[in-house]
Context: one part of a larger RNA
C1' cells in the first nucleotide's frame, strides 16, 4: 500500500472566508509528459521455476533453458488524462427590475408589570408553606388612589411561520448595511468545487478597567424538613446577569448527519416569487420556482429508522474512527491576566 468505516455502536473540525494542494464544462488544432505497442542495450553469479547428471535417497552438488515483471535509448500510436493555441454557452458571475425577512451596526421614542419614594384613603394584620418559623407591621404595613425616580425585558401577534454560515436574531420609527430569491433579457467566458496550513466571527459561564444595579440570583445568613440535610421548600441577599472597551475560545456549538455536483415513485401541508385559467368573494385551480414540514414506494439500514431537505445511486475535495480503563490526563510545545483552553502520549490493568 491495498482494504473497512463515521445518525444512535469507535469516529463529521462549532462555522464562515481562504492560501498551497487535489479534482474540474463542451468543441477545434498541434504536442507527446503521463497512457499503449515494437525494436536495442542492460537487468553479474549464486538464489527462485522447468528439464538433465552426480553421491544408495533426500536435504546438498552439478549442466542447460526460461525467467528477472525493471531501467535506459530509439521508433509509433494520439482514444483519455496533461500541455500549447483558439473558440463555444449549459457550470459560475455582472448588468436591470421587483419581493419576502426577529440578517447585522447605531440613534431616538414608547407602553404594560416588578420595585423603591412622597401624599391621601383605612385599620390590624401582611407574608409564605405540605404544615409552619424566620421577615415585614400600631414609628401605621398589606390592602386601594394619584404622583415621581430608575433599571431591565418587549404581553398579544405568534405559527413543526421568517432571516442568519454557525452562534444567534422578537416593541416602534429613523438612518448606514450584509445575504437571498424571482422574471425576462442582455452581457463576461469556465472565471468552477474542495481546502492541509492561516484568518475571522463564535451562546452562557468566566476575567480586566469604568460605570449601572428594578427584579432574578451562585456564594453567603437564617427558617424549616430530616436519623443527620453543608440539599430539595420558606425569608433575606453579595457577585453575577445590563452598558462601554479588552480578554477567554469552550458547550448535547446536535439534524449527535462536513461541502459541493447529478441522478432516481408519489400524496398533503405551509412560506416567499412568478404564469396562467375562472373571475371577482380577493378567495380558488393548474403550472413553475427557491425554503420549511408531514407520510411514503424502490433503494439502503444490525435495528431503529432514512427515503428528492437521503441515511438511495454515483463522483471530487477535507476532517475524523481503529477494544475498555489509566485519559482527552502526564511530559513538552503553543496561546491566556488568570481559570484553562489546544496539540497529545506511555507504563500498568482488564
Nucleotide at each position: 500500500c491495498u482494504g473497512g468505516g463515521c445518525g444512535u455502536a469507535a469516529a463529521g473540525c462549532g462555522u464562515g472566508c481562504g492560501u498551497a494542494g487535489g479534482c474540474g464544462g463542451u468543441u477545434u488544432a498541434c504536442u507527446a509528459a503521463g497512457c499503449u505497442g515494437g525494436a536495442u542495450g542492460u537487468g553479474a553469479a549464486a538464489u527462485c521455476c522447468c528439464c538433465g547428471g552426480g553421491c544408495u535417497u533426500a536435504a546438498c552438488c552439478u549442466g542447460g533453458g526460461a525467467g528477472c515483471u525493471g531501467c535506459a535509448u530509439u521508433c509509433a500510436u494520439a482514444a483519455c488524462u496533461g500541455g500549447u493555441a483558439g473558440g463555444c454557452u449549459a457550470g459560475a458571475g455582472u448588468a436591470u427590475g421587483g419581493c419576502a425577512g426577529a440578517g447585522g451596526c447605531g440613534a431616538g421614542u414608547g407602553g404594560a408589570a416588578u420595585u423603591u419614594c412622597c401624599u391621601g384613603u383605612g385599620u390590624a394584620g401582611c407574608g409564605g408553606u405540605g404544615a409552619a418559623a424566620u421577615g415585614c407591621g400600631u414609628a401605621g404595613a398589606u390592602a386601594u388612589a394619584g404622583g415621581a425616580a430608575g433599571g431591565a425585558a418587549c404581553a398579544c401577534c405568534a405559527g413543526u411561520g421568517g432571516c442568519g454560515a454557525a452562534g444567534g436574531c422578537g416593541a416602534c420609527u429613523c438612518g448606514c448595511u450584509g445575504g437571498g430569491u424571482c422574471a425576462a433579457u442582455a452581457c463576461u467566458g469556465a472565471c468552477g468545487c474542495u481546502g492541509a496550513g492561516g484568518u475571522a466571527c463564535g451562546a452562557a459561564a468566566g476575567c480586566g478597567u469604568g460605570g449601572g444595579u428594578a427584579g432574578c440570583a451562585a456564594a453567603c445568613a437564617g427558617g424549616a424538613u430530616u436519623a443527620g440535610a453543608u440539599a430539595c421548600c420558606c425569608u433575606g441577599g453579595u457577585a453575577g446577569u445590563c452598558c462601554a472597551c479588552g480578554c477567554c475560545g469552550u458547550a448535547a456549538a446536535c439534524g449527535a448527519u462536513g461541502a459541493g455536483a447529478a441522478c432516481u415513485a408519489g400524496c398533503c401541508g405551509u412560506u416567499g416569487g412568478g404564469a396562467u385559467c375562472c373571475a371577482u368573494g380577493u378567495a380558488g385551480g393548474u403550472c413553475u420556482u427557491g425554503g420549511u414540514g408531514g407520510c411514503g414506494c424502490a433503494g439502503c439500514u444490525a435495528a431503529c429508522g432514512c427515503a428528492c431537505u437521503a441515511a438511495g445511486u454515483u463522483c471530487u475535495c477535507c476532517g475524523c474512527c481503529u477494544g475498555g480503563g489509566g485519559a482527552g490526563u502526564a511530559c513538552g510545545g503553543c496561546c491566556g491576566c488568570a481559570a484553562g483552553g489546544u496539540u497529545a502520549a506511555a507504563a500498568c490493568u482488564c